[in-house]
Context: one part of a larger RNA
RNA sequence: ACGGGACUUCUAAUGGGGCGCGAAGACCCCGUGGAGCUUUACCGCAUCCUGUUGUUGACGUACGGUUCUGAUUGCAGAGCGUAGGUAGGAGCCAUCGAAAUUUGGAUUCCGGUCCAAGUGGAGGCAAACAUGUAACACUACCCUUUUAGGUCUGUACGUCUAACCCUCGGGAACAUCAGCAGGUGGGCGGUUUGGCUGGGGCGGUACGCUGUUGAAAAGAUAUCGACAGCGUCCAAUGGUAGACUCAGGCGGUUUAGAAAUCCGCCGUAGAGGAUAAAGCUAAAAGUCUGCCUGAUUGUGUGUUUAACAAUACGACACGCAAAUGAGAAAUCAUGGCUUAACGAACCCCUGUACUUCAUAAAUGGGAGUCAGGGCUGUCAGAAAAGCUACCCCGGGGAUAAUGGAAUUGUCUCAGCUAAGAGUCCAUAUCGACGCUGAGGCUUGUUACUUCGCUGUCGGCUCGGGUCAUCCUGGCUCUGCAGCAGGAGCCAAGGGUAAGGUUGUUCGCCUAUUAAAGACCCACGUGAGCUGGGUUUAGAACGUCGCGAGACAGUUUGGAGGCACCUGUUAGAAG
Numbered sequence: 001a002c003g004g005g006a007c008u009u010c011u012a013a014u015g016g017g018g019c020g021c022g023a024a025g026a027c028c029c030c031g032u033g034g035a036g037c038u039u040u041a042c043c044g045c046a047u048c049c050u051g052u053u054g055u056u057g058a059c060g061u062a063c064g065g066u067u068c069u070g071a072u073u074g075c076a077g078a079g080c081g082u083a084g085g086u087a088g089g090a091g092c093c094a095u096c097g098a099a100a101u102u103u104g105g106a107u108u109c110c111g112g113u114c115c116a117a118g119u120g121g122a123g124g125c126a127a128a129c130a131u132g133u134a135a136c137a138c139u140a141c142c143c144u145u146u147u148a149g150g151u152c153u154g155u156a157c158g159u160c161u162a163a164c165c166c167u168c169g170g171g172a173a174c175a176u177c178a179g180c181a182g183g184u185g186g187g188c189g190g191u192u193u194g195g196c197u198g199g200g201g202c203g204g205u206a207c208g209c210u211g212u213u214g215a216a217a218a219g220a221u222a223u224c225g226a227c228a229g230c231g232u233c234c235a236a237u238g239g240u241a242g243a244c245u246c247a248g249g250c251g252g253u254u255u256a257g258a259a260a261u262c263c264g265c266c267g268u269a270g271a272g273g274a275u276a277a278a279g280c281u282a283a284a285a286g287u288c289u290g291c292c293u294g295a296u297u298g299u300g301u302g303u304u305u306a307a308c309a310a311u312a313c314g315a316c317a318c319g320c321a322a323a324u325g326a327g328a329a330a331u332c333a334u335g336g337c338u339u340a341a342c343g344a345a346c347c348c349c350u351g352u353a354c355u356u357c358a359u360a361a362a363u364g365g366g367a368g369u370c371a372g373g374g375c376u377g378u379c380a381g382a383a384a385a386g387c388u389a390c391c392c393c394g395g396g397g398a399u400a401a402u403g404g405a406a407u408u409g410u411c412u413c414a415g416c417u418a419a420g421a422g423u424c425c426a427u428a429u430c431g432a433c434g435c436u437g438a439g440g441c442u443u444g445u446u447a448c449u450u451c452g453c454u455g456u457c458g459g460c461u462c463g464g465g466u467c468a469u470c471c472u473g474g475c476u477c478u479g480c481a482g483c484a485g486g487a488g489c490c491a492a493g494g495g496u497a498a499g500g501u502u503g504u505u506c507g508c509c510u511a512u513u514a515a516a517g518a519c520c521c522a523c524g525u526g527a528g529c530u531g532g533g534u535u536u537a538g539a540a541c542g543u544c545g546c547g548a549g550a551c552a553g554u555u556u557g558g559a560g561g562c563a564c565c566u567g568u569u570a571g572a573a574g
Base pairs, nucleotide, nucleotide: 007574008573009572010571011570012569013568014567016566017565018564020562021561028396029395030394031393033392034391035388036387037386038385041191042190043189044188045187048183049182050181051180052179053178054177057160058159059158060157061156062155063154064153065152067150068149069148070147071146074143084142085141086140087139088138091125092124093123100119101118102117103116104115105114106113107112164171165170194207195205196204203224208230209229210228211227212226213225231379232274233336234335238292239291240290241289242288243287244286246270248266249265250264251263252262272281273280275341277339278338279337296322297321298320299319300318301317302316303315304314324333325332326331347374348373349372350371351370353369354368355367356366357365403449404448405446406445407444409443411439412438413437414436415435416434420430421429457532458530459529460528462524463521464520465519466518467517470495471494472493473490474489475488476487477486478485498510499509500508501507538556539555540554541553542551543550544549
């Protein structure tokens, strides 16, 4: 002197990092949070329908009800005969027309009974006798059947006019309106729609109890730990007294057999005890028989439930008093040999019980106490269905989906042993049953990190790495003649392509190639691109759902912001 680098400052770009910025995550879960919608969720309301009462009156017809008056009806058998009941009763009716008879009507058990009119012209009936309960002889009352007239009314229909309505024509006691009652009633309103949970949902019930085990020899002890049970059954399967002994085996014995009943011997429980298991149990707690109802009433104390604080219901034990049963008695008995078999308040029902209130008083009524009964199984006990992708709020990494972490059953790759295949021969090559590992790629598991936010598949772009090597290089063995192969050792320098189909990764296919390797890098890479898929709001199909809606079913449409610092690249000045 020239060139390069470092340093300081700066310019332009890039988009690796600042789990970058943006927004108290929209997914998921939780909250005794909210809202919108649905319905055969719950509780109500409007509307509508029907009935009834008022507004609301007159008359008629038909068919009923009620009551009054008059008349009428009443048949077992016996008996002159169609005897309703009771009481009185020895007389009653009749020239104011008896018996008899004609006609008509009603009724009937077909024999008769009753009524009206005519003829007729003097008796008829009862008692007494017989039947049996006594005379429609007579009088009074009552029941039953039928009928005539009236009272009060009901239902249906019709006519009317004066309420009321009106389009002024008409309609009409209907309608309207109001009260009451029943029904209908997501049209509308208010709400609910449980907990646990190796995320939530689906499933289950580990939500109240019992036995064994877990449970680590005091007591206590968890998991959606393991094995099993309970929500009853029994008037005898209860109480008591007495007597007896079971299961099974051996031997014997007609039908009778492995097993029926009978006899003998052995028989510590190998049986039975209503039901799970455990404990307990033989002159019993078992089996059989007799007699009974203690499976009763009242009232205490204690234990357990509930370890060491408190705690209810329930369960149990031991008493006292009353009445009772069995037993000669001692005694035993407050259900079942013991441990499971259960339920608060409110409200309702019941009671030879008790207290109290109102009324002048009674029948009676109201309120309460006590006892018993009726229920909450989410079992210390709200009265209760769903959808939300139209969604919202408060929270959570207390809790899921992606990535990471841990683990590695699964997966991939090795190794040991070597039965066997390989004509013979385990190990050229392949290698069962077993065993030991490595890796951290698959799929799981866990829920440690992140929910005041680490953007999710695939492709494109740009690459960096590992070697368990696809090709190329150097070797060994071969069941390697050579060519070509098979298996293995060393080796990561370089290379490892293009099309069709699909959103695809992958896969399949085509023609090439020395070869068309595997894997990792937040399943590399969205402040780099894309946006086909998935995963908002629109819409449709299939299926499911009564519906709102739903579907790792399908289809179409559907938004990608920002460069402050740092890094890197290129450049400038000193």

Predicted 3D model of a 574-nucleotide part of an RNA (large-subunit ribosomal RNA, domain V) from a Candidatus Altarchaeia archaeon. RNAcentral holds the full RNA, with entries from ENA. Its Rfam family is "Archaeal large subunit ribosomal RNA". Gene Ontology terms of the family: structural constituent of ribosome and ribosome.